[in-house]
Context: one part of a larger RNA
RNA sequence: CGUAGGAGAGUUGAGGGGUUCAUUUCCUAGUACGAGAGGACCGGAAAUGACGCACCUCUGGUGUUCCAGUUGUUCUGUCAAGGGCACGGCUGGGUAGCUAAGUGCGGACUAGAUAAGCGCUGAAAGCAUCUAAGCGUCAAGCUAUUCCCAAGAUAAACUCUCCCUGAAGGAUCGUUGAAGACUACAACGUCGAUAGGCUGCAGGUGUAAGUGUAGUAAUACAUUCAGCCGAGCAGUACUAAUCAUCCGUUUGG
Numbered sequence: 001c002g003u004a005g006g007a008g009a010g011u012u013g014a015g016g017g018g019u020u021c022a023u024u025u026c027c028u029a030g031u032a033c034g035a036g037a038g039g040a041c042c043g044g045a046a047a048u049g050a051c052g053c054a055c056c057u058c059u060g061g062u063g064u065u066c067c068a069g070u071u072g073u074u075c076u077g078u079c080a081a082g083g084g085c086a087c088g089g090c091u092g093g094g095u096a097g098c099u100a101a102g103u104g105c106g107g108a109c110u111a112g113a114u115a116a117g118c119g120c121u122g123a124a125a126g127c128a129u130c131u132a133a134g135c136g137u138c139a140a141g142c143u144a145u146u147c148c149c150a151a152g153a154u155a156a157a158c159u160c161u162c163c164c165u166g167a168a169g170g171a172u173c174g175u176u177g178a179a180g181a182c183u184a185c186a187a188c189g190u191c192g193a194u195a196g197g198c199u200g201c202a203g204g205u206g207u208a209a210g211u212g213u214a215g216u217a218a219u220a221c222a223u224u225c226a227g228c229c230g231a232g233c234a235g236u237a238c239u240a241a242u243c244a245u246c247c248g249u250u251u252g253g
Stems, first nucleotide, its partner, number of pairs: 001152001005163007015149004021049007033038001051106005059100004066093005071086006110144003117137004164252001169247004173189005194240003197236005203229003210223005
């Protein structure tokens, strides 16, 4: 841009794609078979591996935006307390997110038509013959079944609800996002919880500073499961989503 007005929601499925795996153990059964050694078909059950998809409750990893410890040096006049630099200075942990080694799930069942093969009936050819007429059986393969995409399927499909003239509606713009290179997509824009802030909670770290007490002191204890706290979950209009502009026309050639 089209799908001959616009918006929202829900479908159909032409067509396309994904998957299609393997092993072990047990039962049947130490049965059939076999002199014995050994040892089944068929059928049933339970596990496992690799692979694939999804997820982060658990186990972990990462987590240079969180917390603590600690060395050297420099700065904040000094003590104390802190900031900077030294690979993130080093070390110990770690929320969200992302993630596998973690967790869940998947390959099912079945039908149809067949291949090679195996057959029934059966002539040509008084016999025989699966084939010539006719009828069966049969594969991880084919077509469906299963999962995903899907009406630009220009043959542009269908259903429901709603709107109407500078309208309906859309875009620009702004606040943002489990969306994202940009764009797009999605949420919101005061008739508001969209982001930030604040408050509470979760969660992390691990008991702050100051003061007091004990000790000559290092330090310990108390106040104190404290203090601090990123991305998480809620609440709350405090801040910012202001104002406005453009496109779109005459109930749809």